c-di-GMP-I riboswitch aptamer from a Methylococcaceae bacterium, 77 nucleotides, folded computationally. The coordinates come from a structure-prediction model, not an experiment, and the mean pLDDT is 79.

RNA sequence: GGUGUAGUGCGCCACACUUGUUGCGAAACAGGGUCGGAAAGCUACAGGUCUUUUUCCAAGACGGCUGGGUUGCGUAA
Numbered sequence: 001g002g003u004g005u006a007g008u009g010c011g012c013c014a015c016a017c018u019u020g021u022u023g024c025g026a027a028a029c030a031g032g033g034u035c036g037g038a039a040a041g042c043u044a045c046a047g048g049u050c051u052u053u054u055u056c057c058a059a060g061a062c063g064g065c066u067g068g069g070u071u072g073c074g075u076a077a
Base pairs, nucleotide, nucleotide: 004075005074012037013036017032018031019030020029021028022027035064041070042069043068045067046066047065048062049061050060051059052058
């Protein structure tokens, strides 16, 4: 340094719910909150779910749905 990841430490994020704002909407952002998470950091590439439209085509949302990619903290065998 790499892989692995039991134990442990400093910490980190923030489900549901709620207040305000934005959006046609799914939902997002900020505040409170704290179910959980060893990447619950990032990424819409693949699958999946959802929204708008709906004759077809399409446009979008979800990373705390799953997989992949990528970066990172501590650290045994």

The model forms 94% of the base pairs in the Rfam consensus. It was read from a public genome assembly, where an Rfam model found it.